[in-house]
Predicted 3D model of a 1396-nucleotide RNA (small-subunit ribosomal RNA) from an uncultured bacterium. The RNAcentral record of the sequence draws on Greengenes. Rfam family: Bacterial small subunit ribosomal RNA. Its family is annotated with ribosome and structural constituent of ribosome in the Gene Ontology.

């Protein structure tokens, strides 16, 4: 220089942080599920180092040797047959082969397998052997003379079931043994030379001793062997530096142990072995012990550093059923050798024998799981041989397995009626989808036929298992070849149906309780693809053990404190060294792999060649800045001396006064004491109180202070003695003597323990009294250990600044304690400035998740120590150590959860705080709760008593009015395209209205009036309309879900709030604005302010009421004029009134208060005064609030019924409970009589006058009026007069009886009214609770809606017309600010324990 580094989900209402869990990636000797076309290259018992049937895996050499067998040829002898020289048989012999048991040689120690053991010089890497060996191979020198004795085979005899032997006899060798010869071999001496690394090594004149040999083939040449020696090569042995897992809940280990001397042994060093001597050796830099494990090149992962792994391939080691041992040999303590022991298996004649697949196949077992009892020595390699050759489960090939990697294919192009089918739908369509069909092509795979390799080069020839395979050519033929997983987020990909917290899913968060993109299925889509998913394991992400690269005030984490050992770190100058460090060179770092380049298989995987790399180790040389070692010097760190002042620093002894308690005596008398209130307790035997005297113990008021001292714990009356440390000044002395500090040692509050004292107060335990549902507590009365002292233990605390120690540096400001010096001003420094040490507050930079820290750091740096790694389990268990005990210290795991946690934010909440408001309390008035009745509800009952509403905010509510109807409920009787709508097709023009009969009626039957309308056509007729009927689509549902919804409504609340834009602050949620000082009914206004503006709310605009003006003047009005019984009439337009438009009120004016403001208070004027009274009007939102039964509506359900029609019943039931009302309980009254004054309304299927009848309800009557005209309509309370006289009454009127009236088809269930009679409870209402602040409460009537009839309800209207309000402590509700919080479903929260 280049290359290289990814995150996400999950704690919360939301945020930032800490922190764990989980996911996306890659890999595998894999396994499992579903699926499966071809080829190439690889790989394939990870478990039982479990047991193994069968076959094969190590033999070879006759050119070392004797012997045997056998084949061919020849010679000689004998015999037989005869063709007299042939054939056959047989014996001996010669010769040429072949085969072989045995002797002998070489090999069998290689190759092949496995990983049990091993924590080790086993492995890796580097070095060494002056302490060693090495068959076969290579090179060189020299030699091979002459003898001897055996033995297998074989023969005979013999034992044994077998395996296997035994005896006698014969025989050969390259088998064996002496002798001779022999060098630079070996051994003991040895003048001398060279070298080095300590013991020493190499060489060497000289003389002495010891030690060799084998032959074979060939006609021969010659070749193959043999012996001694030297050197090389190869292979091995030994030693050693460094590296190599976990546990300290393994801390001490070791007697051949460590070393020496002599001896032995070995190829060789060595306690390797032995005798003696010494007492060492190893260990916190982890010995010993325990557990686990073959090691490495490499492999996987990772940006890297690392982490994990050690299959295949390669190197080393170890092992061969288990344990032990040696023999042979160059080499073994020997996988397919021997011996012994053990276990197991097999054979057996029971006496005895045989065996070892962790070689290749294969079997059984185990297991989730791993292949053929294949071909060949053609190649490569190995053993033997002179060679031919033989052997070779090494190896080369083939078979099985998608086990992995790589490559190819399952077709290509065209093709819209966008087919059918499927899915879905808003019914229009959309999608599957150019996909298919169809047309034209191609030929990888496949089938057939023909051809056909390289692999064998060097080097002339032969030899091919694979294999007639790869490959090539031709022909046929789209024909035979696609699945798996996913589709809520992470994470690419969505709908329908089924299911209904079931069935199930799930890696984490989490889905499923009737509309599931999360379960199951289907369609569609996404991903990968001959595979795809799942499971398991490893790395990554995880900076979540942090070397690179983390932290410890509050999240996990600073040791309770000091002293100090080892260790780590360390001031300034000079000099030396060169250990660290840096550079260069050399050696090594095997090959394969990985990387780069080139190249070969059609590509790739795979292979070949070359390069670089292998960051390491070792040696040599060089450099000397820094660190280290040696030397020397210095004074700034540290210490000492000297001079001072400060202090509750420590230990011991002595002394003092106040107070509590107790004792004695006096005075004195009935209580004291205690509490929220009491009681237990004490007291007439004299307490408490008070006076005097005495005893005893403990603690030291005031001073006294976020002031002082100490390392921390801690330390407080005074005096004395002894004693530690810090500070200031000066600069005389030493000269780095320093910092930190694992272990260790010491100190260490309170409580507790031991022994002995002491004991006044206080006070665990305990007792009693209270409180309470209980009260093993809080409160009270007592009271023992203890509290105090001495000595000895204990060793822990929120032992806290929740902040380890040391050093240096980095703005200021203000106090306070200690000290001296200098300066300035001054007559004079106690005061001012500068300075050192301590302590405290604010605060810049910086830091921090924030809170906050900030020269006393939590800032910037350095050094050292301690500690942390999710929550719970647990500071628990076990073990060790300490302790008299209590207990302390060290300190886990199983299991379980997906969080636990820190800081800050918005709300909500608080029996937190501040301020404010409201008929919220208080002050009042009238009630409710008691009675009777009305009405609603619950409950109960019932065939049904239809349904809904449920704290406030359901309950005279939906319902502004259930006898039928309403009506939804029940019983019974009926209908089924339907009571109602639309469409189509067919038929008819009958039906219908009315009448009659049957029936409870619906309905059925019979009869049956009048007509059919429109268009075209002359007409018949056709079509349309209408009606009826049949059929099909469909209607219908007050059936479900208000937790699927719209709309509407209630409520907080007419409370004053709720928000936004831009800006600013904060990492952020958010904050600011909207907070603050005032003020208001009000987020109303004002001032201030990092805010400036704006919106929805407030207010105003609207209606009504109160005053006036103008206009208008009928049906309203009438002052004056005329006039009447009468504003009846003429007239008037003044008044009242009506109804339209204006005016008026704005803190506008004055004064006081206030910041000169906003505003408040008072006043003037005014009809009205501070939003004049009342209404309509209801912010963002809350309550899954109410309503599917007003209506609308998704989905679900019913369809001769859950629809429709009808009659009757029910909704009106009645033991009981509750709500809301009415009427009362009487004299502020009842009754009788008389007599005034309203407003607002309604009226044609209506209001209905006068008159008449009736006691009355009412009847009759019908004027007038569609209304400022007429009617309802009488207002009532009030007022006047009379009576009643406190009584369950002349109160009250329930209930009941009788007789009437009205409405209506119909008043039995079940209406209202009238008259007479009857005359119940009730004498002012427990706990509790409601409304109301002025024309209000209370009281009195009137009207209306609904309605045929049926109000004590509801909605309006006016008449009469009060009391009280000190005030905001308290109750309730609300608003603002603030504070705490583990709540946020928000205190009706959260949460702990016990039990099931």
């Nucleotide at each position: 220089c280049c290359c290289u580094u990814a995150g996400a989900g999950u704690u919360u209402g939301a945020u930032c942080c800490u922190g764990g869990c989980u996911c996306a990636g890659g890999a595998c000797g894999a396994a499992c599920g579903c699926u499966g076309g071809c080829g190439g290259c690889g790989u394939g018992c990870u478990u039982a180092a479990a047991a193994c049937a069968u076959g094969c895996a190590a033999g070879u050499c006759g050119a070392a040797c004797g012997a045997g067998a056998u084949u061919g040829a020849g010679u000689u002898g004998g015999g037989u047959a005869c063709u007299u020289g042939u054939a056959c048989c047989u014996a001996a012999u010669u010769u040429a082969g072949u085969c072989u048991a045995g002797u002998g040689g070489c090999g069998g120690a290689c190759g092949g397998g496995u990983g049990a053991g091993u924590a080790a010089c086993g492995c890796g890497u580097g070095a060494g052997c002056a302490a060693c060996c090495u068959g076969c191979c290579u090179a060189u020198c020299a030699c091979a003379g002459g003898g001897g004795a055996a033995u297998a085979a074989c023969a005979c005899u013999u034992g044994g079931a077998a395996a296997c032997g035994a005896g006698u006899g014969c025989u050969a060798a390259u088998a064996c043994c002496g002798c001779a010869u022999a060098u630079g071999a070996c051994c003991a001496c040895a003048a001398c030379c060279u070298a080095g690394c300590a013991u020493u090594a190499g060489g060497a004149a000289g003389g002495g001793g010891u030690g060799a040999a084998a032959g074979g083939a060939g006609c021969a040449a010659u070749c193959c062997g043999g012996u001694g020696a030297u050197a090389g090569a190869u292979g091995g042995g030994c030693u050693u530096g460094c590296g190599u897992c976990u546990c300290a809940u393994u801390a001490g280990u070791u007697a051949g142990u460590u070393g020496g001397u002599g001896g032995g042994g070995u190829a060789a060093c060595g306690g390797c072995c032995u005798a003696c001597c010494a007492a060492g050796a190893c260990g916190a830099c982890g010995a010993u012990g325990a557990g686990u494990a073959g090691c490495c090149g490499a492999u996987c992962u990772g940006a890297g550093a690392g982490g994990a792994u050690g299959a295949a391939c390669g190197g080393c080691c170890a092992c061969a059923u288990u344990g032990g041992a040696a023999c042979u040999g160059a080499g073994a303590a020997a996988c397919g050798g021997u011996c012994c022991a053990a276990a197991c298996u097999c054979c057996u004649a029971c006496g005895g024998g045989a065996g070892g697949c962790a070689g290749c196949a294969g079997u059984u077992a185990g297991g989730a799981a791993u292949a053929u009892u294949g071909g060949g020595c053609a190649a490569u390699g190995g053993a033997g041989g002179a060679a031919a050759c033989u052997c070779u489960g090494a190896c080369c090939c083939a078979g099985c397995a998608a086990c992995g990697c790589c490559g190819c294919g399952u077709g290509a192009a065209g093709g819209a009626a966008g087919a059918a089918g499927g899915u879905u739908u808003u019914c229009g369509g959309a999608u599957u989808g150019u996909a298919a069909a169809c047309u034209u092509c191609u030929g990888a795979u496949c089938u057939g036929u023909g051809g056909a390799a390289a692999a064998a080069a060097g080097g002339a020839a032969g030899u091919g298992a694979u294999g007639g395979u790869a490959c090539c050519a031709c022909a046929g033929g789209a024909g035979c070849a696609a699945g798996c997983c996913a589709c809520g987020g992470c994470u690419a990909a969505c709908u329908a149906c089924g299911u209904g917290c079931c069935a199930g899913c799930a890696g984490c968060c989490g889905c499923g309780g009737u509309a599931a993109u999360a379960c199951g299925u289907a369609g569609g889509u996404g991903g990968c693809a001959a595979g795809c998913g799942u499971u398991g394991u490893c790395c990554g992400g995880a900076a979540u053990g942090a070397c690179u690269g983390g932290g410890c005030g509050u999240a996990a984490a600073g040791g309770g404190a000091g002293c100090g050992u080892a260790g780590g770190u360390g001031g300034u100058g000079c000099u030396u060294u060169a250990a660290g460090u840096u550079a260069a060179a050399u050696g090594u770092g095997a090959a394969a792999g990985a990387c780069c380049g080139u190249u070969g298989c059609u590509c790739a995987a795979c292979g070949a060649c070359g390069g670089a790399a292998c960051u390491g180790c070792a040696u040599u040389u060089a450099a000397u800045a820094c660190u280290g070692g040696g030397g020397u010097a210095c004074u700034a760190g540290a210490g000492u001396a000297c001079a001072g002042g400060a202090g509750g620093g420590g230990u011991a002894a002595g002394c003092g006064g106040a107070a509590u308690u107790c004792c004695u005596a006096g005075u004195g008398u009935a209580g004291c004491g205690g509490u929220u209130a009491a009681a237990u307790g004490c007291g007439u035997a004299g307490a408490u109180a008070u006076u005097a005297g005495g005893a005893g113990g403990a603690a030291c008021a005031c001073c006294g202070g976020a002031g002082g001292c100490g390392a921390a714990g801690g330390c407080g009356g005074c005096u004395u003695a002894c004693u530690g440390g810090a500070c200031u000044g000066c600069a005389a002395c030493u000269g780095a003597c320093a910092c930190u500090g694992a272990g260790g040692c010491u100190c260490g509050a309170a409580a507790g323990c031991g022994u002995g004292g002491g004991g006044a107060u206080c006070a665990a335990a305990c007792a009693g009294g209270a409180u309470u549902a209980g009260a093993u507590a809080c409160c009270c009365u007592g009271g023992u250990a203890g509290u105090c002292c001495a000595c000895g233990c204990c060793c822990u605390a929120a032992a806290c600044g929740a902040u380890g120690a040391a050093u240096a540096c980095u703005a200021a400001a203000u106090g306070u304690g200690g000290g001296g010096u200098g300066g300035u001003a001054u007559c004079g420094a106690c005061u001012c400035c500068a300075u050192c040490c301590g302590u405290a507050u604010u605060g810049a930079a910086g830091c921090a998740a924030a809170c906050g820290c900030g020269a006393u750091a939590a800032g910037u740096a350095u050094u050292c120590c301690g500690c942390c790694u999710g929550g719970g389990g647990a500071g628990u268990a076990c073990g060790g150590c300490c302790g008299c005990a209590a207990g302390g210290u060290u300190g886990a795991a199983a299991c379980u959860c997906a969080a636990a946690g820190g800081a800050a934010u918005u709300g909500a909440c608080g029996g937190g705080g501040a301020c404010c408001c409201g008929c919220a309390c208080a002050a009042g008035c009238a009630g409710c709760g008691g009675a009777g009745c009305a009405u609603g509800u619950u409950g109960u009952u019932u065939a049904a008593u239809u349904c809904g509403a449920a704290g406030c905010a359901a309950c005279g509510c939906g319902a502004a009015g259930a006898a039928c109807c309403u009506u939804a409920c029940c019983a019974a009787g009926a209908c089924u395209u339907g009571a109602c709508a639309u469409a189509c097709a067919g038929u008819a023009g009958c039906a219908u209205a009315g009448u009659a009969u049957a029936g409870a009626g619906a309905u059925a039957u019979a009869u049956g009036a009048a007509a059919u309308g429109a268009u075209a056509g002359c007409a018949a007729u056709a079509u349309c309309a209408c009606u009826a009927u049949u059929g099909u689509a469909c209607a219908g549902a007050u059936g479900g879900u208000g937790c699927a919804u719209g709309g509407u409504u209630g409520u907080c609340g007419u409370c004053a709030g709720c928000u936004c834009g831009u800006g600013u602050c904060g990492u952020g949620a958010g904050a600011u604005g909207u907070u603050g000082g005032g003020u208001u009914a009000a987020g109303u206004c004002u001032c201030g302010c990092a805010a400036c503006g704006a919106g929805c709310g407030c207010a105003a605009c609207c209606c009504u009421u109160g005053c006036g003006u103008u206009u208008a003047g009928u049906u309203a009005c009438c002052a004056g004029c005329a006039g009447u019984a009468a504003g009846a009439u003429g007239g008037g337009g003044a008044c009242u009134c009506u109804a339209a438009a204006c005016g008026g009120a704005c803190u506008g004016c004055c004064g006081u208060a206030g910041a000169u403001a906003a505003u408040a208070c008072g006043g003037a004027g005014g009809a009205a005064g501070g939003u004049g009274g009342g209404g309509a009007c209801g912010a963002c939102g809350u309550c899954a609030a109410a309503u599917c039964a007003u209506c609308a509506u998704g989905c679900c359900u019913c369809u001769u019924a859950c629809g429709u029609c009808u009659u009757g019943g029910g909704c009106u039931a009645c033991a009981a409970a509750c709500g809301u009302g009415c009427u009362a309980c009487a004299a502020u009254g009842g009754c009788u009589g008389g007599c005034a004054c309203a407003a607002a309304g309604a009226g044609a299927u209506g209001c209905g006058a006068a008159g008449c009848g009736g006691u009355a309800a009412c009847g009759u009557g019908g004027a007038g009026c569609g209304a400022a005209c007429c009617u309802c309509a009488a207002a009532a309370a009030a007022c006047c007069a009379g009576u009643c006289u406190c009584a369950a009454u002349u109160c009250a009127g329930a209930c009941u009886g009788u007789g009437g009236g009205c409405u209506g088809c119909a008043a039995c269930c079940c209406g209202c009214c009238c008259a007479c009679a009857c005359g119940a409870a009730g004498c002012c209402g427990g706990a509790g609770u409601u409304g109301c602040u002025a024309g209000u409460a209370a009281u009195c009537a009137c009207a209306a809606a609904u309605c045929a009839g049926a109000a004590u309800g509801u909605u309006g209207u006016g008449g009469u017309g009060a009391a009280u309000g000190c005030g905001u402590u308290c109750c309730c509700g609300g608003g603002u600010c603030u504070u705490g919080u583990a709540c946020u479903c928000a205190c009706c929260g959260c949460c702990c324990g016990u039990c099931a």